[in-house]
The RNA shown here (THF (Tetrahydrofolate) riboswitch aptamer) has 101 nucleotides. Rfam family: THF (Tetrahydrofolate) riboswitch aptamer. Its family is annotated with tetrahydrofolate metabolic process in the Gene Ontology. The sequence was found by an Rfam model in a public genome assembly.

Formats: sequence, C1' cells, structure tokens
RNA sequence: UACAGAGUAAAAGUAUGAGCGUCAAGUGCACCGAACACGGGGAGUUGGUUCGAUGACGAAAAGAUACAAAUCUUGCGGUUCAUAUUUUGCAUCCCGCUGUU
Repeated sequence: UACAGAGUAAAAGUAUGAGCGUCAAGUGCACCGAACACGGGGAGUUGGUUCGAUGACGAAAAGAUACAAAUCUUGCGGUUCAUAUUUUGCAUCCCGCUGUU
C1' cells in the first nucleotide's frame, strides 16, 4: 500500500411460565410531533425503537360456584412481560483492531 476478516446494541420466529383484555384496552394500519439508540473511537440518515396526539378499520365466548358482588376453569386476542433457544444483525462515512501481502 492492497485485499480479507472479527466483534455490538437490537430485531424477528419458536417453546415455557406469569399477567392483561374479552364491559374492547391492546395489537396491526395511515399521518403529525418529540425523545432515544445505532461494533473499540468519531460523525450519523430519507433507516430503527419508544412515547404522545389525531384518523380509519375492527373481535369469541362457553361452563361451574355464589342471594349478590364476584371468583374459578376451558377458550379466544395479528395481547403484555420474563426466561431459554434459533435466525438476522452497526444504512453509510472516517479512524482503530486481526490476518495475508
């Protein structure tokens, strides 16, 4: 000098457990705003995540106990969280690290 490579946050699927809703919140969709994160260092998007507002769409209950309130069981919801596991994995730029030259 040239070429190649490693490593993260995180995301998705599956399983198990504990919840929430089933009196419709949540999830998913559109749009607006804000914040946050993005290999070891720096920068960082039209990409990612979260939160808030608005709008459209939209659902599965059944049984048992009980005077009742309510509770329990089995289901259901593109439901939430945790753990395990699998897969994917820094938009991009500069520097660094490892190997070869």